[in-house]
RNA sequence: CUUUUGAGGAUUUGAUCCUGGUCCAGGAUGAACGCUGGCGGCGUGGAUAAGACAUGCAAGUCGAGCGAAUGCGUGCUUCGCACGCAGUUAAUGAGUAAAUGAGUUGAUGGGAGAUAUUUUUUUCUCAUUACUCAUUUACUAAAGGCGCAAAACGCCGUGCUCAUUACUUGCACGCGGAGCGCGCAUUAGCGGCGAACGGGUCAGUAACACGUGGGUAACGAACCCCAAAGACAAGGACAACCCAGGGAAACUUGGGCUAAUCCUUGAUAGUCUGAUUGGGUGAAAAUCCCAAUCGGUAAAGGGAAGGGGAAACCCAACCGCUUUGGGCUCGGCCCGCGGCCUAUCAGCUAGUUGGUAGGGUAAUGGCCUACCAAGGCGAUGACGGGUAGGCGGGGUGAGAGCUUGUCCGCCGACAGGGGCACUGAGACACGGGCCCCACUCCUACGGGAGGCAGCAGUCGAGAAUCUUGGGCAAUGGGGGAAACCCUGACCCAGCGACGCCGCGUGGAGGAAGAAGGCCUUCGGGUUGUAAACUCCUUUUGCCACUGGUUAACCCUGUACCAUUUUGGUGUAGGGUGAAAGUAAGUGGCGAAUAAGCGGGUGCUAAUUCUGUGCCAGCAGCCGCGGUAAGACAGAACCCGCGAGCGUUAUCCGGAUUUACUGGGCGUAAAGCGUCCGUAGGCGCCCCGUCAAGUUUUCUGUUAAAUCUCCCGGGCCCAACCUGGGAACUGCAGAAAAUACUGGCGGGGUAGAGGGCGUUAGGGGCUGGUGGAACUGCCGGUGUAGGGGUGAAAUCCGUUGAUAUCGGCAGGAACACCGAAAGCGAAGGCAGCCAGCUGGGGCGACCCUGACGCUGAGGGACGAAAGCGUGGGGAGCAAAAAGGAUUAGAUACCCUUGUAGUCCACGCCCUAAACGAUGGACACUAGCUGCUUGCAGUGUCGACCCUGCAGGUGGCGAAGGUAACCUGUUAAGUGUCCCGCCUGGGGAGUACGGCCGCAAGGCUAAAACUCAAAGGAAUAGACGGGGGCCCACACAAGCGGUGGAGCACGUGGCUCAAUUCGACAACAAGCGAAGAACCUUACCAGGGCUUGACAUGCCAGUGAAACCCUGGAGAAAUCUGGGGGUUCCCACAAGGCACUGGCACAGGUGCUGCAUGGUCGUCGUCAGCAGGUACCUUGAGGCGCAAGCUUAGAUGCCAAAACCUGCGCAACCCUUACCCUAUGUUUCAAGUGUCAUAGGGGACUGCCGAGGUCAACUCGGAGGAAGGUGAGGAUGACGCCAGAUCAGCAUGGCCCUUAUGCCCUGGGCUGCACACGUGCUGCAAUGGCCGGUCCAAAGGGUUGCUAAGCUGCAAAGCGGAGCUAAUCCCUAAAAGCCGGCCUCAGUUCGGAUCGAGGUCUGCAACUCGGCCUCGUGAAGAAGGAAUCGCUAGUAAUCGGGGAUCAGCCACGCCCCGAUGAAUAUGUUCCUGGGCCUUGUACUCACCGCCCGUCACUGCAAGCAAGCCGGGAAUACCCGAAGCACCCUUUUGGGUACCAAGGUAGGCUCGGUGAGAGGGCAGAAGUCGUAACAAGGCACGGGUAGCGGAAGCUGCUCGUGGAUCACUCAGAUU
Repeated sequence: CUUUUGAGGAUUUGAUCCUGGUCCAGGAUGAACGCUGGCGGCGUGGAUAAGACAUGCAAGUCGAGCGAAUGCGUGCUUCGCACGCAGUUAAUGAGUAAAUGAGUUGAUGGGAGAUAUUUUUUUCUCAUUACUCAUUUACUAAAGGCGCAAAACGCCGUGCUCAUUACUUGCACGCGGAGCGCGCAUUAGCGGCGAACGGGUCAGUAACACGUGGGUAACGAACCCCAAAGACAAGGACAACCCAGGGAAACUUGGGCUAAUCCUUGAUAGUCUGAUUGGGUGAAAAUCCCAAUCGGUAAAGGGAAGGGGAAACCCAACCGCUUUGGGCUCGGCCCGCGGCCUAUCAGCUAGUUGGUAGGGUAAUGGCCUACCAAGGCGAUGACGGGUAGGCGGGGUGAGAGCUUGUCCGCCGACAGGGGCACUGAGACACGGGCCCCACUCCUACGGGAGGCAGCAGUCGAGAAUCUUGGGCAAUGGGGGAAACCCUGACCCAGCGACGCCGCGUGGAGGAAGAAGGCCUUCGGGUUGUAAACUCCUUUUGCCACUGGUUAACCCUGUACCAUUUUGGUGUAGGGUGAAAGUAAGUGGCGAAUAAGCGGGUGCUAAUUCUGUGCCAGCAGCCGCGGUAAGACAGAACCCGCGAGCGUUAUCCGGAUUUACUGGGCGUAAAGCGUCCGUAGGCGCCCCGUCAAGUUUUCUGUUAAAUCUCCCGGGCCCAACCUGGGAACUGCAGAAAAUACUGGCGGGGUAGAGGGCGUUAGGGGCUGGUGGAACUGCCGGUGUAGGGGUGAAAUCCGUUGAUAUCGGCAGGAACACCGAAAGCGAAGGCAGCCAGCUGGGGCGACCCUGACGCUGAGGGACGAAAGCGUGGGGAGCAAAAAGGAUUAGAUACCCUUGUAGUCCACGCCCUAAACGAUGGACACUAGCUGCUUGCAGUGUCGACCCUGCAGGUGGCGAAGGUAACCUGUUAAGUGUCCCGCCUGGGGAGUACGGCCGCAAGGCUAAAACUCAAAGGAAUAGACGGGGGCCCACACAAGCGGUGGAGCACGUGGCUCAAUUCGACAACAAGCGAAGAACCUUACCAGGGCUUGACAUGCCAGUGAAACCCUGGAGAAAUCUGGGGGUUCCCACAAGGCACUGGCACAGGUGCUGCAUGGUCGUCGUCAGCAGGUACCUUGAGGCGCAAGCUUAGAUGCCAAAACCUGCGCAACCCUUACCCUAUGUUUCAAGUGUCAUAGGGGACUGCCGAGGUCAACUCGGAGGAAGGUGAGGAUGACGCCAGAUCAGCAUGGCCCUUAUGCCCUGGGCUGCACACGUGCUGCAAUGGCCGGUCCAAAGGGUUGCUAAGCUGCAAAGCGGAGCUAAUCCCUAAAAGCCGGCCUCAGUUCGGAUCGAGGUCUGCAACUCGGCCUCGUGAAGAAGGAAUCGCUAGUAAUCGGGGAUCAGCCACGCCCCGAUGAAUAUGUUCCUGGGCCUUGUACUCACCGCCCGUCACUGCAAGCAAGCCGGGAAUACCCGAAGCACCCUUUUGGGUACCAAGGUAGGCUCGGUGAGAGGGCAGAAGUCGUAACAAGGCACGGGUAGCGGAAGCUGCUCGUGGAUCACUCAGAUU
């Protein structure tokens, strides 16, 4: 001085933090696709097949270099035919002779050649002759001017001899050829310049190809500029042309003539060049410069205007030419640096590396050749493979980067695929040549032609990319002196919304907020000022008119300047425009001509309705859809952008997700098993020096364009275009600085190492040796078992085991010490002794003097298992065998048992080789153990104490961490070096390579697939985890159920229907506290359709309602008769009723998974929650944990908690005791048993013991009652989508002459069977008969019903009393007393069946109850299993009530009577509470989840083979071409070499029977491996085995629960 910039979200979980991937929002594009489409400007447009191309055009020009030819005009000459007379005027013209030269054709004659050969024809040449032309000489006649730039023409004038022409009049009537000259124009050819530029494309190329900066003492150059000098004299050829041939054509052959700025020779010349010598510059000189001497080498003319000349011609500007030097500009070559992937490419190289000599080139050089030497390159990646034109720049990004190279610009390369040279200043040449190959075309089959990656255009392939346009007016290029010509370069136009930019599709007003649509809670809302309507405007559009800039240029005249002319500058006139009659302007008309696309669950702006019903479909990710879908489809509305909008593809961003800026590696992916050490990287203190890195200043460069900024300018603005400046972070050079790094030199000692002394130790190797145990053998004693297990069995044992004693043998391992200890680099190391040997610690001095740290490759060591060879073999023990267990048991358990385990030697080289923590150094609080050494105090010595150093543990500050945790032994703070990671699976796999005897190891992918996979921590739930504690949970008891018969309910079956709901606990004597009709919802049949019921409206009828009554019918219903007439008001109308119609009613139809309400359940379990504070990043925790206690989260104590709420308890009701009041009923009275109402009483209050002297517990007293006195009501937050749409209510859906309503009959009661709940029993604690005692609580007027009478009885008659403490139901029963029965299918039991009655009720057939008589079934105590109950309870006994006409009630609810047994206790079963632990569960263990097998699909690897591509190698053959050689000049040969061929390999790809694994799918099969101690703890390595998960052996890890021990901390 300049610069001012960085956004996130969704998705793993029940929730959280982290790690980590996936996806989205942004920008961009030479795009494509879908839908849509008004205009203009500026850009842009074959990205694929460097595939093939029809047609046209894309490079020519110069006549002022040359010779010719053609056309036109003209002049002259000439030929052929034709050509009359007369007249007038006009115009034009002129003759003769000779000589020379040239030409032409003809004739004649001679000669020569060719063809043919009979003649002839033709060519050349000579002689003679003819003709024509030109030139020269001599002689003859005549001969005007004005205007105009000029011609034509006009005017005036003059002359008339001949000829010609023209004209006029009458008749009559001109054409063609040749030659020469001139002018103009055109053109093939020779010659010159250009064609090497411009234009296209990106195939190849990983290279000095490109970029950047340098070098050339190693070079070149046509055109252009400057300077110097020069251009003299000769000669020659080849086209064109002519002649003659060949060929279908393309084309070509032979002969002959000829010009030049064509070619050659000679002369001359130097600042040219060669050689030699000397000197100079310079870092460097055979090479450059200077000097001298001797050699060599140049040239082309043209000339239109001008001047001179009679002409020929000359002069000459000017344009060229030659030589040399310089310049400008353009190139060649060389060098430093820079920019792709791959090591699963590690070694490559013979012209290879260098030298000498030569060749070649403009020039250096192995560029090429010969000879000599053996070098050169490479982990800083050679060689090989893949990919690719490079750059300025473009896209994106905060930047650093990443990505890209279309348009424009620079460079390179290429021109169908290859090779080659020629010409040239320049090429190995896009629109030149030769050859080979492929392809296409023509052909007369003999031969030929071609190259759009120029501009258009065609086909093809493709998702995809334009007109066979106009013009040279401008810019630029080539040629030319110029005019001018050429130019698909270029300028324009056309096509495409392909991109960017601009404009428009109208503006203002307008509420009855119209209609319509959609929604609706039916009130309304919304579309929406939107429209209509009124006023206005006219961009665009249409019509008409005017109408550019772009012109600088050219020609002519003229002025000035310099000048001999040409020229320059200015000016006047004239001429030149494709775009284009376009842009622009003006006028007129008229809102007139102009809106879509995508989206609307979240991310992400925008919402409802309908349809659909895990279907159809959507989806970028998460995910939607299984009947109320804001996610599908349609509609309405809304949101976004807008002539566009979406989608797809690709790039960058977000992604700090490869981390230079700017990441990590204890547990998430990630530290090599350990050490040694090479290269490399990094490195102590002081001094000096250099200045490479570094810093500053300056210089050059960094092309232009682009981007950014500043100041502007031009199109109306913008896009776009444009002027100037800055800038372009780079490279190179110069000068300076010297702190740091570095180089060099010198010195030092703190790092490192050595010496000396001392010291601990399972460090290593070798040899020896010891005891215990074990097994075997021998012997003794001894007898029936032993062994083994959860229990057993296999097994051993009377041939004597086990046990026990003695002896012998063998192998392996070393108890106690022993430890959290020690040593070692790690693996690992343990009896004792000896030998050899490595490392470490400490102490105080001496020595060396940075010798250090790390360490890619490399090397060494490396548990167990395993392998090889040989030993050894006691015990143990994969495999194997047997026995058990089990559904099975290839396992766990047991009995045997082989490899192996041991030794020697050699391999293997892997482990959870772990501290899951690489090495080194330094720094950063401590406390406390163990261990080693030393010092000090002290002591005789040791211990102790203090301190230093090394090692090894625990706890912890700060800090770190996602958390767990770590914390001087760091995971803290820093430095250095190495290794490793980048989502999960596929996979540590395949292929390749290396190693290994093998097993296998090391290195190490991809396709495909998923949206997660993970870490830590949290709350739950769970555990065949732990602790504590409850409950009729178990145990202890009593009685049952399960067996029988019956009743009831359910399932199932049946049926026209057996209506529906409820299904573990929490359905099943449940809804239903009462199905013969009704109920009733079901079925059959018969009927009704505004309806059985509600409200409103319209129309009609008029009396109705009501009562009596007839007919049909099963009834509903239909159809009659009679009576009765009345409300208000008097015409209507209203009310009421009926009939018809419209709105609507109705539904026990569906959804309890749309709901309200209610209820069940865990559970009367003790829990559930909030506020504030505190802790944690957070989920969350704490509170509410621990200890004691309780029925209790009941309290106490303590404590980062303190409070609070819902629960617990209490308050409420009943009841037990007492009191008071009252006294209808009770009672003779009184009283108050009693009833009603109110009150008291019980609170751990008192005593003792325990306890923390707390809560509380235990015991006791008193008391009717004692620790909640008993019972009830009361049910926290919630769980089970628990139950109920059929109790009721209710959203939505569905039916509407029916899924509604009415009626009759039937069914819900149906019966092979199964389950549940009960009743009655099986009898003597009983049954039967007789007598006798004592309740409580209820109910009653459509009712309870007394006494009395009848009946065996049910019941009937009867009717008192009672609206109830009054009357009635009402007898309580068991009990007690007495009698009979005597163990039996009975005097037990009563089912079933028969008969007769009675009651209710319209009605007891299906299908009621009760009574009487008769009948008299099963059943003799109930298998496995299972239920209830802890006291006024169980058990037993009866009473009442609701529902109800009656009752299938043995049910349910309530009431009293009689009235037990047992609880040692919490191990177990079940359920529950609290704490803790593990977890891969959270739909929460009825969880999760593994592998085989079977089926389907997909991708990849292997594979007998088959097919194709690529790059090389060896050999053969070898075109064109260059070079060389030979040659009879026709040719031949040699070397190199493209293409081709042969051969064996290498490499890449395609395909492939088959075999194997992987991934995915779905409700398959088999098991249950893992997660809890997962029921055998799991896992790593290795080996064997097995359907499979897996099991077992050996060794290792804790990433194992529980218990114990130890250690540590705290307290005492």

Background
Small-subunit ribosomal RNA from a Pseudomonadota bacterium, 1612 nucleotides, folded computationally. The sequence is in RNAcentral, with records from ENA. It matches the Rfam family "Bacterial small subunit ribosomal RNA". The prediction has a mean pLDDT of 81.